A computed fold for a 486-nucleotide part of an RNA from Solanum gracilifrons, annotated as small-subunit ribosomal RNA, 5' domain.
The RNAcentral record of the full RNA draws on SILVA.
Context: one part of a larger RNA
RNA sequence: GGAUGAAUGCUAAUGAUAUGCUUAACACAUGAAAGUUAGAUGGGAAACAUGGGAAAUGGUGUUUCCAGUGGCGAACGGGUGAGUAACGCGUAAGAACUUGCCCUUGGAAGGGGAACAACAGCUGGAAAUGGCUGCUAAUACCCCGUAGGCUGUGGAACAAAAGGAGGAAUCUGCCCGAGGAGGGGCUUGCAUCUGAUUAGCUAGUUGGUGAGACAAUAGCUUACCAAGGCGAUGAUCAGUAGCUGGUCCGAGAGGAUAAUUAGCCACACUGGGACUGAGACACGGCUCAAACUCCUACGGGAGGCAACAGUGAGAAAUUUUUCAUAAUGGGCAAAAGCCUGACGGAGCAAUGCCGGGUGGAGGUAAAAGGCCCACGGGUUAUGAACUUAUUUUCUCGGAGAAGAAACAAUGACGGUAUCUAAAGAAUAAGCAUCGGCUAACUCUGUGCCAGCAGCCGCGGUAAUAGAGAUGAUGCAAGUGUUAUCC
Numbered sequence: 001g002g003a004u005g006a007a008u009g010c011u012a013a014u015g016a017u018a019u020g021c022u023u024a025a026c027a028c029a030u031g032a033a034a035g036u037u038a039g040a041u042g043g044g045a046a047a048c049a050u051g052g053g054a055a056a057u058g059g060u061g062u063u064u065c066c067a068g069u070g071g072c073g074a075a076c077g078g079g080u081g082a083g084u085a086a087c088g089c090g091u092a093a094g095a096a097c098u099u100g101c102c103c104u105u106g107g108a109a110g111g112g113g114a115a116c117a118a119c120a121g122c123u124g125g126a127a128a129u130g131g132c133u134g135c136u137a138a139u140a141c142c143c144c145g146u147a148g149g150c151u152g153u154g155g156a157a158c159a160a161a162a163g164g165a166g167g168a169a170u171c172u173g174c175c176c177g178a179g180g181a182g183g184g185g186c187u188u189g190c191a192u193c194u195g196a197u198u199a200g201c202u203a204g205u206u207g208g209u210g211a212g213a214c215a216a217u218a219g220c221u222u223a224c225c226a227a228g229g230c231g232a233u234g235a236u237c238a239g240u241a242g243c244u245g246g247u248c249c250g251a252g253a254g255g256a257u258a259a260u261u262a263g264c265c266a267c268a269c270u271g272g273g274a275c276u277g278a279g280a281c282a283c284g285g286c287u288c289a290a291a292c293u294c295c296u297a298c299g300g301g302a303g304g305c306a307a308c309a310g311u312g313a314g315a316a317a318u319u320u321u322u323c324a325u326a327a328u329g330g331g332c333a334a335a336a337g338c339c340u341g342a343c344g345g346a347g348c349a350a351u352g353c354c355g356g357g358u359g360g361a362g363g364u365a366a367a368a369g370g371c372c373c374a375c376g377g378g379u380u381a382u383g384a385a386c387u388u389a390u391u392u393u394c395u396c397g398g399a400g401a402a403g404a405a406a407c408a409a410u411g412a413c414g415g416u417a418u419c420u421a422a423a424g425a426a427u428a429a430g431c432a433u434c435g436g437c438u439a440a441c442u443c444u445g446u447g448c449c450a451g452c453a454g455c456c457g458c459g460g461u462a463a464u465a466g467a468g469a470u471g472a473u474g475c476a477a478g479u480g481u482u483a484u485c486c
Stems, first nucleotide, its partner, number of pairs: 001486004006482005014355002017352002019349002021314001026312003030309002035072003040069002043066008052057001079267003088192001090190005097184003102180006110144004119134006163172003193239003200230003205227008242264004246257004270289004292303004320346001322345002328342001329340004360388003369380004395422001397420003403413001430475005435456003442469003451458002
C1' cells in the first nucleotide's frame, strides 16, 4: 500500500446492488417448511333437483366435503461443516454392475380365488393408543394357464400383467424384452497440512483354493493352506483440517484463504440397527440404548430448528415470529387445480462496492467578529452579507409501467420505478491529523506533573510532539482505531 462475512469511537442526506452467528454441531416456546390423487377404490356426511307414498320414509341424478384402503412423491429441494489426512476431494483412466419417472422399439394383458382396513357391535386405557367379533371394494394380495428369460445340450427347475375415462373415435395406465439419455455404485495411476522430542507397524493381517453374500468386483464374510504385506521416497502414532472451481495479495515466482455463488463429500440431539423402496441404512420415517426437556390419573406416554422466521445462552459481533405463489423451478393429478419459508419480493444494518447531491454565477467599504502581530498590518476571505438565475434532491398534486407466456384471464413487489405541474436555496458535512518517517504552524495555559506514543521519542518555565484555541493538510457520507492476511 492492498484486502475483509469484520468489530468499535465520532458523525450521517439519498439511490442501485451485493452481503449479514466467523463464537456454543449450545438448548429451544410459537407458527408454518411435503404433499397430492374421488378419472384406482368400498364407504360416511351435507346441499340441491326430481319424482313414489296418506305419512314415516325410501329411489334416482348433480355438486361439495371427509377419514380409510391403494398409487406416486416424501432419497429432490433447503441447512450445517461436527467427523474425515481418506480413492474423501481434484485430475486422468477403467470393467465386473444398477437405474423409478423420460425417449425409441418389439411383444403381451386368458381364467379363477381368498382376505384386510374403513364401517357396525362389544370392550381396555387418564392419555398416547389399542383388543375381540362380523361385513366389504379395488390399479391392494394370491393361484392356474400362456409368452418369455437363465443354465446349457440330458432334460429339469423357476416364472408376468390392471384396469380407468368416454356415446364412440380414442386417450391414459399395467406386464415382459432390447436399445438410449441422464443419474448412481465400484476399481486404478498421479496429487493432497505439521511433527522423528512418534521407528518400527500388521493375524483377516498379505496371498491362494472352496463356499457364502452382494446390483457388481474384492478378505466383503467364512473354512482350509501358505507366511506374507507396509516402512527413512517417512509406515505406524500424535496434532490440525471438509476438498475443489475459486477469493485476496504479488510484475511474476509464489504466499494466504475456502463467507456468499457452483461441483463433490459428510452429518441431522448422542451411539447402534435394519425395514420399505428404482434409489435411504432415510433432517421434519421406524426401532433399540443413553442424556436432556415436557405431560401423567404414577400404570405409562411425547419430543428433537445444523429448514424459515423467532427466543435464551455464548460473544467484540451478524436482521422480520413480514408479503405472495404473479414469475422461475419442483411434487401429485387426465385436467381444473392443490402444495411449495425453494424461489420471487418487501423490512432491518453505512457491512461492502458503485452513482448522484449538500448548491451555480457575480460580489471589496477587502464589513463585523475571531486569531496573530514588529501595532504598520496580516489572516480567516469571495468565504459571508448582497444581486441574479436554476431545482438534482426534498415537499405536495397529476399520470403511471415492463416483468404475462397461449385468444382471454392472471402482478406479491406496487400506486413502486418512471414521466410531469407547483413552490422555494429551500431539507443535507463530518472525521482524523499537523516533531521526523508524512501533506499540514502559531498562540495560550501546564511544568518529568497532567499526559502523548506505530517506531525514533516528547514533557523538569519560551513544548510546532501533552491540553485548549485560530489557522492549515488529508479523505469525505464517511473518517479514525483495533484484529487478521499478502